Record summary:
This is a predicted structure of a 98-nucleotide RNA (c-di-GMP-I riboswitch aptamer) from a Nitrospirota bacterium. The model forms 100% of the base pairs in the Rfam consensus. The sequence was found by an Rfam model in a public genome assembly. Lineage of the source: Bacteria > Pseudomonadati > Nitrospirota. The prediction has a mean pLDDT of 84.
[in-house]
RNA sequence: UCCAGAAAAGGGCAAACCAACCGAAAGGUUGGGACGCAAAGCUACAAGGCUUCGCCUUCGCGAGUUGAGUUCGAAGGCAUGCCGGUUGGGCCGCCUAG
Numbered sequence: 001u002c003c004a005g006a007a008a009a010g011g012g013c014a015a016a017c018c019a020a021c022c023g024a025a026a027g028g029u030u031g032g033g034a035c036g037c038a039a040a041g042c043u044a045c046a047a048g049g050c051u052u053c054g055c056c057u058u059c060g061c062g063a064g065u066u067g068a069g070u071u072c073g074a075a076g077g078c079a080u081g082c083c084g085g086u087u088g089g090g091c092c093g094c095c096u097a098g
Stems, first nucleotide, its partner, number of pairs: 003098001004096002012037002017032006035085001041091003045088003048083003054078007
């Protein structure tokens, strides 16, 4: 230095759930709480997953006619939103049998 993770020390993180707050949602932050984790440290680059405020398309409703469709309702599509505790890649790091 690389691979690896037996035993141990110092320690670290914190799932579900609960509360408050932020957000349209997914989700996040803080506090409590521990299922687990040797990278459960960081990073959305690749794959994957979640969500749809908004946008696009179509349909419906629709005013005095024609036309139109801001608004309203429904369906479908799309991340630019999110997940690092889904995997790979990148960056960085504690200890130690082998």